Context: one part of a larger RNA
RNA sequence: GCCUACGAGUUGCUUCAUGUUGGCGAGGUUAAGUCCUUCAGGGACGUUAGCCGUAGCGAGAGCGAGUCUGAAGAGGGCGUUGAGUCAGCAUGAGCAGACGCGAAACCUAGUGAUCUACCCAUGGCCAGGUUGAAGUUGCCGUAACAGGCAAUGGAGGACCGAACCAGUUUCCGUUGAAAAGGGCUUGGAUGAGCUGUGGGUAGGAGUGAAAGGCCAAUCAAACUGGGAGAUAGCUCGUACUCCCCGAAAUGUCUUUAGGGACAGCCUCGUCCGUGAUUAUGUGAGGUAGAGCUACUGAUAGGAAAAGAGGGCUUCAUCGCCUAUCGAUUUCUGAUAAACUCCGAAUGCGCAUAAUUUAGAGGACGGGAGUGAGUCGUCGGGUGCUAAUAUCCGUCGGCGAGAGGGUAAGAGCCCAGACCAACAGCUAAGGCCCCGAAGAGCAGUUUAAGUUGAGACAGAACGAGGUGACAUCGCAUGGACAGCUAGGAUGUUAGCUUGGAAGCAGCUAUUCAUUCAAAGAGUGCGUAACAGCUCACUAGUCGAGCGAUGACGCGUGGAUGAUGACCGGGCAUCAAGACUGCCGCCGAAGCUUUGGACGCUUGCAAGUCAGGCGUGGUAGGGGAGCAUUCCAGUCAGCGCAGAAGGUGUACCGUGAGGUAUGCUGGAGCGUCUGGAAAAGAAAAUGUAGGC
Repeated sequence: GCCUACGAGUUGCUUCAUGUUGGCGAGGUUAAGUCCUUCAGGGACGUUAGCCGUAGCGAGAGCGAGUCUGAAGAGGGCGUUGAGUCAGCAUGAGCAGACGCGAAACCUAGUGAUCUACCCAUGGCCAGGUUGAAGUUGCCGUAACAGGCAAUGGAGGACCGAACCAGUUUCCGUUGAAAAGGGCUUGGAUGAGCUGUGGGUAGGAGUGAAAGGCCAAUCAAACUGGGAGAUAGCUCGUACUCCCCGAAAUGUCUUUAGGGACAGCCUCGUCCGUGAUUAUGUGAGGUAGAGCUACUGAUAGGAAAAGAGGGCUUCAUCGCCUAUCGAUUUCUGAUAAACUCCGAAUGCGCAUAAUUUAGAGGACGGGAGUGAGUCGUCGGGUGCUAAUAUCCGUCGGCGAGAGGGUAAGAGCCCAGACCAACAGCUAAGGCCCCGAAGAGCAGUUUAAGUUGAGACAGAACGAGGUGACAUCGCAUGGACAGCUAGGAUGUUAGCUUGGAAGCAGCUAUUCAUUCAAAGAGUGCGUAACAGCUCACUAGUCGAGCGAUGACGCGUGGAUGAUGACCGGGCAUCAAGACUGCCGCCGAAGCUUUGGACGCUUGCAAGUCAGGCGUGGUAGGGGAGCAUUCCAGUCAGCGCAGAAGGUGUACCGUGAGGUAUGCUGGAGCGUCUGGAAAAGAAAAUGUAGGC
């Protein structure tokens, strides 16, 4: 992992609620028990027990269709206009383990020191080698000691190193040879040494050269039985079919936030008679916008200006002035979620009318689930007008929604799947090939493979890319470009300066002359001149030239980590972009044909006709299938072959059923009811097998 078996909403209650079926009914009903009786069942009594109901109100005395409050014939509260009760069943609740499995833990009583920690008693063990303390002896030495030398001696938590004990580093091992080992290496090895045997200390206790270590492969509180099915607002699992409807992820409160209560939203029943949309009318409102000499606050510039500061003047007052400030007024400009003199569109309430009859509305009652949401459009707050960010509102989707498109994709676009069809039409989106359908038609544009929908990227800014447009100029009296020639004189303008001569800088009504034309000079250049050139002019040439603005498509800007690319191939009068047109393809949409089911309406009541419907998680409701057992039934089936196994055919929307072949070898079914140990693929489910 697979197969087989087992495996989870049950049972009790003289507790409650609602619905339903039945009995009796102003009544209903027995309990323990007693008596009678049957194969088993049962029947009667127990009724002048009890319980519920038939009358309530009041704290109560009490009164009573009333009563309480109250001074009250007031007002108000609760009652009065008769339906209950017993039993069965269903659903839900309560109390019980209460759908099943699952803690870590707590308490209680015991069992453990054959492992290990420490201790007690009594035994055992430590090859070999080295070092050479004290002491002692001899000699020397001292007055005597001291001291020195040599020998002897054999101390030590001494040294080296086997056994033994340990476990340093590394390699192997890591479903191991081993639930801690093996190899190399390493520490101790006469000691706080190692070890045998016997004994002691016990669970909030022991023991601990102390690591929370060890206490039998278990230790921040051992193990075993019991309380015990502890508790688990948590996780996981929860078993046949078909049909109808179908949510929520919100509000308030919560030692509350992944749990609840009430409300909201779903479903079922009974009753009521409304509901929705549009139009018209009529209301409330202060948003968008707008505005502000209409308030409050903020605010740029100007003018007027009380006053303040400074200066002048005076003995002082007065007076005069101002590169300062400035209430206030006014002009222009302009601002606000917590400003408003104003003020929509929508939306909302009500009324009337029309249309509509919708799984639309309302009341009461039974049953829920939900109370983690999420993306997109629009209106906002927070944030960076960041986020697949976060918090509200609004609508749509996903959630609980399949199908087509978007290469691929919960939330985007199209569109809501009852079943069948080798029928048709369309939506979004497409039509060169992959790929169904146009290498469609007409007209432009792009040369960048730009592009081949999309921020799956591209900006500020830059450019005689190119197309079309507008405006203003010049031009056969010859424009623009090119070429030939001129481009002068006063004058080296004046100033400045070492110099400044068109060309360092400053000044200037930058003037005037000669001219076809020529600046007191456009750029290069010189130390300064010189020189080159331009503006301007003539000639030559012979037809368009130039400037500006805005637009379309393209271009630079353009940098990323394994190999690139539009989904790919590929595509250039496109298979790109823009514009117009025709055709086609394209979905579970719509239509056609047949069928099934649900709700509803109608009648002449039928397997009738019409209308509408049938995506679906949590969840509510309805109808069924199968299994085991019981009662009745078929005066059922069966060795001429039951159950079971394994094939085949048929029936049923399905769970399933029927017939039959083979196998099997002794029991089994139909129908009507009843009762459940009543359906497995999942629980790291349990057991067995492979």

About this RNA:
Predicted 3D model of a 690-nucleotide part of an RNA (large-subunit ribosomal RNA, domain II) from a Bacteroidales bacterium. Rfam family: Bacterial large subunit ribosomal RNA. Gene Ontology terms of the family: ribosome and structural constituent of ribosome. The full RNA is in RNAcentral, with records from ENA. Model confidence (mean pLDDT): 84 of 100.